Molecule: transfer RNA
Organism: uncultured Oligoflexia bacterium
RNA sequence: GCUCUCGUAGCUCAGGGGCAGAGUGCUUCCUUGGUAAGGAAGAGGUCACGGGUUCAAAUCCCGUCGAGAGCU
Numbered sequence: 001g002c003u004c005u006c007g008u009a010g011c012u013c014a015g016g017g018g019c020a021g022a023g024u025g026c027u028u029c030c031u032u033g034g035u036a037a038g039g040a041a042g043a044g045g046u047c048a049c050g051g052g053u054u055c056a057a058a059u060c061c062c063g064u065c066g067a068g069a070g071c072u
Base pairs, nucleotide, nucleotide: 001071002070003069004068005067006066007065010024011023012022013021018055026042027041028040029039030038048064049063050062051061052060
């Protein structure tokens, strides 16, 4: 330098055009003599960034940035 994959909650990851989710963690409450375990509720997201397509984009297209892999 070229090619490919990935970027979504604090962390690990789903979701592939029509309301943004799970596990775990966090907060409050219940239960216990108490901790843990268990149960209930809740908070937490410019979906890496910019542009384009579309009635509508986390999702499709282009570019940039970052991470990983391969080739030279």